[in-house]
RNA sequence: GGUGGUAUAGCCAAGUGGGAAGGCAAAGGUCUGCAAAACCUUGAUCGCCGGUUCGAAUCCGGUUACCACCUCCA
Numbered sequence: 001g002g003u004g005g006u007a008u009a010g011c012c013a014a015g016u017g018g019g020a021a022g023g024c025a026a027a028g029g030u031c032u033g034c035a036a037a038a039c040c041u042u043g044a045u046c047g048c049c050g051g052u053u054c055g056a057a058u059c060c061g062g063u064u065a066c067c068a069c070c071u072c073c074a
Base pairs, nucleotide, nucleotide: 001070002069003068004067005066006065007064010024011023012022018054026042027041028040029039030038047063048062049061050060051059
């Protein structure tokens, strides 16, 4: 330098154009003599910029970070 992949909440993770699931952690609450457990409630401009579209996490272009492979130099 080239090719491919990944990027979604504090962490993990689902989601192939129309309401962003779930688990862990955290906070508050119910319960309890106090706790633990259990149950209820609370969280997202989907890496960034732009484009297409009535509508984009999703499609297209660019870009950033990381990972893998290939090429060149040493």
Predicted 3D model of a 74-nucleotide RNA (transfer RNA) from Segetibacter koreensis DSM 18137. The sequence was found in a public genome assembly. Lineage of the source: Bacteria > Pseudomonadati > Chitinophagales > Segetibacter > Segetibacter koreensis.